The RNA shown here (Guanidine-I riboswitch aptamer) has 112 nucleotides and comes from a Hyphomicrobiales bacterium. Lineage of the source: Bacteria > Pseudomonadati > Pseudomonadota > Alphaproteobacteria > Hyphomicrobiales. Rfam family: Guanidine-I riboswitch aptamer. Rfam links the family to the GO term regulation of gene expression. The coordinates come from a structure-prediction model, not an experiment, and the mean pLDDT is 81. The sequence was found by an Rfam model in a public genome assembly. The model forms 100% of the base pairs in the Rfam consensus.
């Protein structure tokens, strides 16, 4: 200096808006209570979206131990158990979805 890996999957949460449900406001209809149809409003909520730098679990990889078949073997294949898997400040702008976001562009640009 260059290239590659470390960055997987699932669940949950922080967070997010408004497609559906519900709440609230309002108009019209039937009209006794009440019910139906339309419009508006993110309004504690339910459905929904949802983290590289949040949590949990699984997988994967590495090391150790032990067991089994084959076998010359401490190799190779497979099983149980144990341990480990670092660090991580981050725009503007754009994109998807009904819409938005810590989603995606993006462990980007930039910074140390």
């Nucleotide at each position: 200096a260059u290239c590659g890996g470390c960055a997987g999957c699932g669940g949950c949460u922080a967070g997010g808006g408004u497609u559906c449900c519900g709440g609230c406001c309002u108009u019209c209809c039937c009209a006794u209570a009440g019910g139906g149809a339309g419009g508006g409003u993110g309004c504690u909520g339910g459905u929904c979206c949802g983290a590289g730098a949040g949590c949990c679990g699984c997988a994967a990889c590495c090391c150790c131990c032990u067991c089994g078949g084959u076998g010359a073997a401490c190799a190779g294949c497979g099983g149980c158990g144990g341990g480990g898997u670092a660090c991580a400040c981050g725009g503007c702008g754009g994109g998807a979805u009904a819409a938005a976001a810590g989603c995606c562009c993006g462990g980007g640009a930039g910074g140390u």